[in-house]
């Protein structure tokens, strides 16, 4: 000086699958915060999300979970407050 708790402002980053009705459209199940809704999550203390990856083991009709890859590479900020509190923690002197 900032983080951890918390509201608000403007700003920007993201994803949206699977099963079934023979395909389309459309409509139903499932999971999930969210399966295209004016919503939702996420914004560097960044596992939102994306690459590897049509990757690997296990499960499941599939997805979905779980476990590896793996704290590997990437990823998108700023402002006004509150509340605790001098204890923790980062930063920098």
């Nucleotide at each position: 000086a900032g983080a951890g708790c918390u509201g608000c402002c403007g700003a920007g980053g993201g994803g949206c699958g699977u099963c079934c009705c023979g395909c389309a459209c459309g409509g139903g199940g499932c999971u999930g915060a969210g399966a295209a809704g004016a919503a939702c999550c996420c914004u560097u203390a960044g596992a939102a999300c994306c690459u590897g990856a049509u990757c690997c083991g296990g499960c499941u009709c599939a997805c979905a979970c779980c476990g590896g890859c793996g704290g590997a590479g990437g990823g998108a900020c700023g402002g006004c407050g509150g509340a605790c509190c001098g204890g923790u923690c980062u930063c920098g002197g």

TPP riboswitch aptamer (THI element) from Parvularcula dongshanensis, 93 nucleotides, folded computationally. It was read from a public genome assembly, where an Rfam model found it. Its Rfam family is "TPP riboswitch aptamer (THI element)". Gene Ontology term of the family: thiamine pyrophosphate binding.